[in-house]
RNA sequence: AGAGUUUGAUUCUGGCUCAGGAUGAACGCUGGCGGCGUGGAUAAGGCAUGCAAGUCGAACGGUGCAGGGUAGCAAUACUCUGCAUAGUGGCGAACGAGUUAGUAACACCUUGGUAUCUGCCUCGAAGUCGGGCACAACCAGUCGAAAGAUUGGCUAAUUCCCGAUAGUCUCGCAAGAGUAAAGUCGCAAGACGCUUUGAGAGGAGCCUAGGUCCUAUCAGCUUGUUGGCGGGGUAACGGCCCACCAAGGCUAUGACGGGUAGGGGGUGUGAGAGCACGACCCUCAACGACGAAACUGAGAUACGGUUCGUACACCUACGGGUGGCAGCAGUCGAGAAUAUUCGACAAUGGGCGAAAGCCUGAUCGAGCGACGCCGCGUGCAGGAAGAAGGGCUUCGGCCUGUAAACUGCUUUUGUGUGGGAAGAACUUUGACGGUACCACAAGAAUAAGGGGUUGCUAACCUCGUGCCAGCAGCAGCGGUAAUACGAGGACCCCGAGCGUUAUCCGGAAUUACUGGGCGUAAAACGUGAGCAUCCGGUCAUGCUAGUCCAAUGUUAAAUCUCAUUGCUCAACGAUGAGACCGCGUUGGAAACGGCACGACUAGAGCGGGUAAGAGGCAGACGGAACGUGCAGUGUAGGGGUGAAAUCCAUUGAUAUUGCACGGAACACCAAAAGCGAAAGCAGUCUGCUAGUGCUCUGCUGACGGUCAAUCACUAAAGCGUGGGGAUCAAAAAGGAUUAGAUACCCUUGUAGUCCACGCCCUAAACGUUACACACUAGCUAUUGGGAGCAUCGACCCUUCCAGUGGCGAAGCUAACGCGUUAAGUGUGUUGCCUGGGAAGUACGAUCGCAAGAUUAAAACUCAAAGAAAUAGGCGGGAAUUCGCACAAGCGGUGGAUCAUGUGGUUCAAUUCGACUCUAAGCGAGGAACCUCACCAAGGCUUGAAAUCCAGCUGCAAGCUCCAGAAACGGAGUCGCCUUCGAGGGUGCUGGACAGGUGCUGCACGGCUGUCGUCAGCUCGUCAUGUGAAUGGUUUCCUUAAGUGGAUUAACGAGCGCAACCCCCAUUGUCUGUUAUACGUGUCAGGCAAAACUGCUCGCGUAAGCGAGAGGAAGGUGGGGAUGACGUCAAGUCAGCGUGGCCCUCUGAUGCCUUGGGCUACACACAUGAUACAAUGGACGUUACAAUGGGUCGCCAACCCGCGAGGGGGAGCUAAUCCCAUCAAAAGCGUCCUCAGUUCGGAUAGGAGGCUGAAACUUGCCUCCUUGAAGCUGGAAUCGCUAGUAAUCGCUGAUCAGAACGCAGCGGUGAAUACGUUCUCGAAUUUUGCACUCACUGCCCGUCAAGUCAAGGGAGCUGGGAAUACCCGAAGAUCCAAAAUUUAUUGGGAACACGGUAGGCUCAGUGACAGGGACUAAGUCGUAACAAGGCAAGG
Repeated sequence: AGAGUUUGAUUCUGGCUCAGGAUGAACGCUGGCGGCGUGGAUAAGGCAUGCAAGUCGAACGGUGCAGGGUAGCAAUACUCUGCAUAGUGGCGAACGAGUUAGUAACACCUUGGUAUCUGCCUCGAAGUCGGGCACAACCAGUCGAAAGAUUGGCUAAUUCCCGAUAGUCUCGCAAGAGUAAAGUCGCAAGACGCUUUGAGAGGAGCCUAGGUCCUAUCAGCUUGUUGGCGGGGUAACGGCCCACCAAGGCUAUGACGGGUAGGGGGUGUGAGAGCACGACCCUCAACGACGAAACUGAGAUACGGUUCGUACACCUACGGGUGGCAGCAGUCGAGAAUAUUCGACAAUGGGCGAAAGCCUGAUCGAGCGACGCCGCGUGCAGGAAGAAGGGCUUCGGCCUGUAAACUGCUUUUGUGUGGGAAGAACUUUGACGGUACCACAAGAAUAAGGGGUUGCUAACCUCGUGCCAGCAGCAGCGGUAAUACGAGGACCCCGAGCGUUAUCCGGAAUUACUGGGCGUAAAACGUGAGCAUCCGGUCAUGCUAGUCCAAUGUUAAAUCUCAUUGCUCAACGAUGAGACCGCGUUGGAAACGGCACGACUAGAGCGGGUAAGAGGCAGACGGAACGUGCAGUGUAGGGGUGAAAUCCAUUGAUAUUGCACGGAACACCAAAAGCGAAAGCAGUCUGCUAGUGCUCUGCUGACGGUCAAUCACUAAAGCGUGGGGAUCAAAAAGGAUUAGAUACCCUUGUAGUCCACGCCCUAAACGUUACACACUAGCUAUUGGGAGCAUCGACCCUUCCAGUGGCGAAGCUAACGCGUUAAGUGUGUUGCCUGGGAAGUACGAUCGCAAGAUUAAAACUCAAAGAAAUAGGCGGGAAUUCGCACAAGCGGUGGAUCAUGUGGUUCAAUUCGACUCUAAGCGAGGAACCUCACCAAGGCUUGAAAUCCAGCUGCAAGCUCCAGAAACGGAGUCGCCUUCGAGGGUGCUGGACAGGUGCUGCACGGCUGUCGUCAGCUCGUCAUGUGAAUGGUUUCCUUAAGUGGAUUAACGAGCGCAACCCCCAUUGUCUGUUAUACGUGUCAGGCAAAACUGCUCGCGUAAGCGAGAGGAAGGUGGGGAUGACGUCAAGUCAGCGUGGCCCUCUGAUGCCUUGGGCUACACACAUGAUACAAUGGACGUUACAAUGGGUCGCCAACCCGCGAGGGGGAGCUAAUCCCAUCAAAAGCGUCCUCAGUUCGGAUAGGAGGCUGAAACUUGCCUCCUUGAAGCUGGAAUCGCUAGUAAUCGCUGAUCAGAACGCAGCGGUGAAUACGUUCUCGAAUUUUGCACUCACUGCCCGUCAAGUCAAGGGAGCUGGGAAUACCCGAAGAUCCAAAAUUUAUUGGGAACACGGUAGGCUCAGUGACAGGGACUAAGUCGUAACAAGGCAAGG
């Protein structure tokens, strides 16, 4: 200090999330020691038991015990001493300890003040004289279960009362009046007390100023309320209380109300400013089951005191009593959760006491808890055959890893034994504690885990799983190769801990004071007027609560920082210094701000002159159009639409003419124009009225700016009342369209649209841009005014001011863009924003006649929502261009029969793959067996073939026979070389392994299809841009072409194009097998020439285009090979190769064999063949090719057969021989004469031939016979632009045989192209986009199902704070009575609790109805995004 996450990518806006620190924590796993801290945060819920406040006999009288003395015979009496003590009395109990319920307040904090009090303590002054009456204890009774109560009697005091004294004290101006006491101990000295008083210290009370949470969906509150006079009361001021008088007091600087909360020192975090918190420690306050009250006292309205009421609990003899752990332990409960019913007063401190001392759950200690912080340890050194085990592996090795073992050493800690403190002052006295610490001994011994390893974020492999199980803080992983799940190994981080959860701060500049924004991302109020608030021109003087400087007081200690220092170190502690940013007081300064006063004129306003304008209100008038009515002319349609229909019209429409009436709006002028604050304003004229510009610089003299609240205006629609109603037109009706059409289109049509008055108060009320002022380049257009020059005057020109526009410097901006009319640079003020949705909704309130408006949330849910720009893709957007793309033509397919392929069906099997173009005569260029992968059956298991190891084996193969469908099996025969070692080979057994046309083409290589032989696809440098990217490659001309030229922030280059290569067309030359008539020459091969827009003309800057000449060929001459970057997870694991997975000693997915199947057949599709005939068929006759192939072959002559073919065997390894006379169509001649035929040949029967072990399933061919459909083919659709289409035959590959297919070859040989509107495809540019899996995209709403939260809701239930009335305890007080006193009795008012009543407020719950959010691939439509198919939106 940042990072991840919106996108195809980018920049920005903006939220969410993470890394850090912290905790009185809890939970999970784990756990050796010590020190110092810390530990009921929830139920201020209930509590058994013990302890937590007593002490003083030197205040007092008794009593008990012990001892002594005196008297007495003794009992006993008196007295003394010691110990103990119930009671009286004194002091304490108001401290200490606990808790945070209440409290938003003078409760607390800071700073000041005084109308006050103060036991004990310190210092000072004075005094302490004389009397008296009681009551406990005790004694005797009574009541009660108890607690306790009560009657009578005796008694002491430092208890109480009276008197005296009074210089101090109180009252009073004074005179004067009034007011006190207690003794005890001691031989004594004296000590401790007592009374009055002054002062102090410390403590307490009260007051003032400032500070102190959220909420305005709380805006008005208040009657002792605010003040006064007089009383009462208090320690003291005071409405603190009372009587009377006045009507005040508080509030937008937030009163009153509601919610929450003890405050501070401080703590956590943060760079700081801040934000959050208030455990432990210190301090203040409040409280003590809940509510109320007083008494005592120096002090309380009293935690371990009293009284009353209420609830709860306990005891009870039922009459009545008792209690208060928020003291220390402990218990129950609730909870995620928080300790021992411990020791001691040794220390520190407190109470009492003269003291000894007693008391002290304050305190000091120990115990429990890794709850926190800090420290230590679990060993150290050597040790490589890098052991074993484990993991991985490319099988070579690598990692774990010097790690272990092993050797040597050490002993912190723990254990044992021995010694042994300080803390103690002051004679005594140590709980902790036989503790800390020290010494010795044995022994590596007693001691390591947790989390993580996809990115953020340090650390990676294997196996298992297969959108399952699961993970996850966010992004996200998992659908068969998961570094993300689970396990193992390895590694990373921390370490007696490690993780998780919760909460706070940080990161978050994400509430922005430091330090943000508002044109389009969230956000400028619709506009103006305007009080408070805030801000304010120039000069001078004075003052100064702001400001600045200095000094000083305070800001408790602890905490914090620094230095030093003590525990072995540290945590922890000590000492000193600093800091504590604040407040007060005193002194000073006067620039800025403020105040006062004076002056000024540049801001603002007034005035004179002048000007423009749809500014406003009212009235009058006008013409065109429209509609209606009446009348005329006139006849069959009109109207409307994409096309129609509804509709109007023979009762006369539309059209046209005349007249009349009606309402609304004002063509041309008219404009980027003008005016107005905005909404808005338009025929002409008149009246009234407001604002503004320019000019003159006369007047006033800062009078100004902005503005919460408030007030006014506010389009359209809407509402009320009354008019008006021509047009248009929600609703409504009809006609169309459509799958539907509650729409778009058409015909009608009511509110409304218009006027008057009154409401409503909202708009995409937009420049999506608040107002004011100042400053900062210009150019240009236009509106209004002025000045100058000039002119007779106007215009033109120059210039100044005010408006309205365009383009642009600088600058700003995320970009787009803005740019003197700022979104620039500054100042002032106001309003508004803080992720998306829920929602501008609910509830509440205000306004409204209503509709509704204004104000305005939360639960819940998502990780985005969004802005601008970029590249693509797309559009029922645009422009340009090309292609047998259309058009113009020729011939087909789709109909028939057959062939072949595919789907489907069938089957034991019909093996598999390929599926729009880009599958379907495709893989297959050739399935009878084989092929073969499929099926049935029979067999084999180291295997049919490969490599290696170990053991055994003189043995295999071949041949013969047997069984069998064969494989396989059984028997026989035969039987090698050799150094005699089983060396090579063979076979058998065992083991490593083989084998797989099994799966995955979505793991791959290679190869291929397609866009497309389309003209594109990119790079380097440079430049532009924050960036993605862009320029280059755009534009214009041209080309078949990103071909070339011109221009140009580009300049060059690469892959493509073209060319180079091959074939064909012309010529020359050389060579030559073959042919030969021996001259030559077809042909073949090599080399060379030729074509380059070279030449002429025209156009053009050029590139080039058009025409022509010459030429075998002319503008790439024709054809081929050649296929850019890429696209389709396109195709292929079955051509081949290959990762992974699977099958294989268990009856195989391996291998062998026989037979079958791939050839099935209701049907559908695709590609072809043959036809339907006369441009033909049949027969006869006569011509002309080329490419090719051949020794397991092609096969001549000749002979046989109607023929397929057979016999035959010459020649040929091929320019020689053969296929092969090499053709057919064509030509010539004859017949057929338009018909299911002399067309057509399917189908079927018979007879043959060939290949091959084999022709049944299932081959091809021949002959005879048979003679089906079919008479040119619906919707639709294909090919082709010239030697092309069409038509005719020939050859080859594969191959034993088996082409209508495929690959080639030649023969004959057309028609048409105006052109680019349309269809399809493609290219370039541009535009819009909410698409990027890219329009087969995205996406909206209802309905149906489920879940969740919130609001409404007839009501029901509970809490809270008040009000009115009723009741009215205890206690104090007032009045009255009686009385010697104390006590008592009766009454009054106020008051706690309680009751009644109606409201307020906050929760819980509720049938039901409505909306919201989220869910799987549901239903219906298609609203939005492209002109989204009716532009969208309000």

Notes
A computed fold for a 1434-nucleotide RNA from a Candidatus Yanofskyibacteriota bacterium, annotated as small-subunit ribosomal RNA. The RNAcentral record of the sequence draws on SILVA. The source organism's lineage runs through Bacteria, Bacteria candidate phyla and Candidatus Yanofskyibacteriota. Rfam family: Bacterial small subunit ribosomal RNA. Gene Ontology terms of the family: structural constituent of ribosome and ribosome.